[in-house]
């Protein structure tokens, strides 16, 4: 049960903090009679790598009241371990223009699942 929560699917809204440095690498110039190698200069620019600062809103981690199991205790009661939300906590992973991403917090939608 005249369907609580849930899941699909579509769809509004949605915070924060670095377009960061450095090397490798790369693409451009200049030198040059062409080219190649060198050197000098510009460009975060295919990608790798390190180093700093820094957010918290995928996920992950830690916990509180509170339950649960053994043990011990005559009682009251104590000790171990287990389990226990979050926009709280750690920053591990993620992330620091835009765009994606996003907790969460809505409206719709045939259909599943059926007590939160």
């Nucleotide at each position: 049960a005249u369907g609580a929560g849930g899941g699909c699917c579509g769809u509004g809204g949605g915070a924060g903090a670095g377009a960061g440095u450095c090397g490798c690498g790369g693409g451009g110039g200049a030198u040059g009679g062409g080219g190649g190698a060198g050197u000098c200069c510009c460009c975060g620019c295919a990608g790798c790598g390190a180093c700093c600062g820094c957010c918290g809103a995928a996920g992950g981690u830690g916990a509180a009241a509170g339950g649960g199991c053994u043990g011990c205790g005559a009682a009251g009661g104590c000790a171990c371990c287990c389990c226990g939300a979050a926009u709280c906590u750690c920053u591990c992973a993620g992330g620091c223009a835009g765009a994606a991403g996003g907790a969460c917090c809505g409206c719709g939608g045939a259909c599943c699942c059926g007590a939160g």
The RNA shown here (Glycine riboswitch aptamer) has 116 nucleotides and comes from an uncultured Rubrobacteraceae bacterium. It was read from a public genome assembly, where an Rfam model found it. Its mean pLDDT, the model's own confidence on a scale to 100, is 77.